[in-house]
Context: one part of a larger RNA
């Protein structure tokens, strides 16, 4: 070194993109660096092993032989891998025609709702809980109706339904913009797949500077509840939710399941498309193609349970694990304004 794993026992990075590497379709040809195959020279003795041999034996000693799996020359072979040149089209891209969509960014409009001002109507209570209280309230409250105004989310439709790599994305209009489906088989020809480092994106909190601030509400003040309530209940109410421009980089960032690709028995069911069949044309029937689900054959699992969206059966390539605590903690080293993020132990005990 060669091992065994990673849905739930330790274990897949939060996600994409891509450097280096790794691995890589069909056909024919060269070359011969890998790589088999002869032949040689070396592989020092001695030990090990085989065979005899001599001391009575036997250790000991002495012969020969094997073995020394390496390493150089140097002939051959030419399937594999490389590498040279030349072709292919299925993998990849491209390109014309369609085409569904909360996919992203910016304007600008809208209506219910809440709240606040102002003015009318009234006139004693309101709210508020299990039951109360504290709070509002005649300086007229709640309740009603009208006007103005603010901010924030956008009922129905809505749906194991769509989109998007993920996080995430839902009021309507417009403008920019990504990306995926299907059809045609029309172009280029392996351009490919994973991707140590490395870039970018990354929910809610949090921080920085300006703004804004209806509800909601950590903190924090009252009032109950209670042996006691730093809580649950119930009136207040700052940060904060919001915009803007920047950090921050973490979550049960979950499918608790890393990408790509090929192959394996169905039966439903959604949602975007294509074709056939029907005399058209809808409807249905058939089929092909993406996507999301359930339900289950074989397998495959320690089981629950997966099961063509595999945890089955194979390849490639990354990342991760190695008993419990100690401890994701001390150190050091890098980021970050700070919080603290990454990386990341040991004595020691059981």
């Nucleotide at each position: 070194c060669u091992g065994g794993g990673c849905u739930u026992a330790a274990a897949g990075a939060g996600u994409c993109c891509g450097u280096a590497g790794g691995c890589g379709g069909c056909c024919a040809u060269g070359u011969a660096g890998g790589u088999g195959g002869g032949a040689u020279g070396u592989g020092a003795a001695a030990g090990c092993c085989c065979u005899c041999g001599u001391c009575u034996c036997a250790a000991c000693c002495g012969a020969g032989g094997a073995a020394u799996u390496g390493c150089g020359u140097u002939c051959c072979a030419a399937a594999c891998c490389c590498c040279c040149a030349a072709g292919c089209u299925c993998g990849a891209g491209g390109a014309a025609g369609a085409u569904a969509g909360g996919g992203g960014u910016g304007a600008u409009g809208g209506g219910a709702a809440c709240u606040u001002a102002u003015g009318g109507u009234g006139g004693a209570g309101c709210g508020g809980u299990g039951a109360a209280a504290g709070g509002c309230g005649u300086u007229g409250a709640u309740a009603u109706c009208a006007u103005a105004g603010g901010g924030a989310a956008c009922a129905c439709c809505g749906g194991u339904g769509g989109c998007g790599a993920a996080a995430g994305c839902g009021c309507a209009u417009c403008a920019c913009u990504g990306g995926g489906u299907c059809u045609u088989u029309u172009c280029u020809g392996a351009c490919g797949c994973u991707g140590a480092g490395g870039c970018a994106c990354g929910a809610a909190a949090g921080c920085u500077a300006g703004g804004g601030u209806a509800g909601c509400g950590a903190a924090c003040g009252g009032g109950a509840u209670u042996a006691g309530a730093u809580a649950c209940c119930c009136c207040g109410g700052u940060a904060g939710u919001c915009c803007u421009a920047g950090c921050c980089g973490u979550a049960a960032a979950c499918g608790a399941u890393g990408a790509a690709c090929a192959c394996u028995g169905g039966g439903u069911u959604g949602a975007g498309g294509g074709g056939a069949c029907u005399u058209c044309c809808a409807c249905a029937u058939c089929u092909u193609c993406u996507c999301g689900g359930c339900c289950g054959u074989a397998g495959c699992g320690a089981a629950a349970g997966c099961g063509u969206u595999a945890a089955g059966u194979g390849u490639u390539c990354c990342g991760c694990c190695u008993g419990g605590g100690g401890a994701g903690u001390a150190u050091g080293g890098u980021c970050g304004c700070a919080a603290g993020g990454c990386u990341g132990a040991a004595a020691c005990u059981c």